[in-house]
RNA sequence: UCCUUAUCAAGAGUGGUGGAGGGAAUGGCCCUGUGAAGCCCGGCAACCGCUGUUUUUUAAACAGAAUGGUGCUAAGUCCUUAAGAGCGUAUUGUUCUUAAAGAUGAGGA
Numbered sequence: 001u002c003c004u005u006a007u008c009a010a011g012a013g014u015g016g017u018g019g020a021g022g023g024a025a026u027g028g029c030c031c032u033g034u035g036a037a038g039c040c041c042g043g044c045a046a047c048c049g050c051u052g053u054u055u056u057u058u059a060a061a062c063a064g065a066a067u068g069g070u071g072c073u074a075a076g077u078c079c080u081u082a083a084g085a086g087c088g089u090a091u092u093g094u095u096c097u098u099a100a101a102g103a104u105g106a107g108g109a
Stems, first nucleotide, its partner, number of pairs: 001109008013041001015040003021031003025081001027079002042073003047069002050064006077101001082098006
C1' cells in the first nucleotide's frame, strides 16, 4: 500500500506545553487567542491478548479483570454526496433503508 472481515446512536479534562488552525474529501454547518493542531499527563472503551463457565469442544457463545498490543478522548462517522421507499409538497422538505467513501481492530499478501 492492497484484499478480507467486525464495529461505528454510548463513553472519556476547570490539567501542563504549544501558539493558529481544526472537524478525511464535496457542499454545508460548526469548534477555535474565553487558546486550534501537535506533544505530555490523566481518562474512556473492550478489537487483540488474559481468566472463568457453557456448548455442537481444531472453534463458538457468555461473563469477568484491565498488566500488555492498539485505539479513542465536540457535535450520530457533525450532516451530506449514489440510489430506493414512506409522509408531505408553490418552492422543494422530512423520516427510514442500502450502497459508496471514511475511521478503528484482527487476519492475509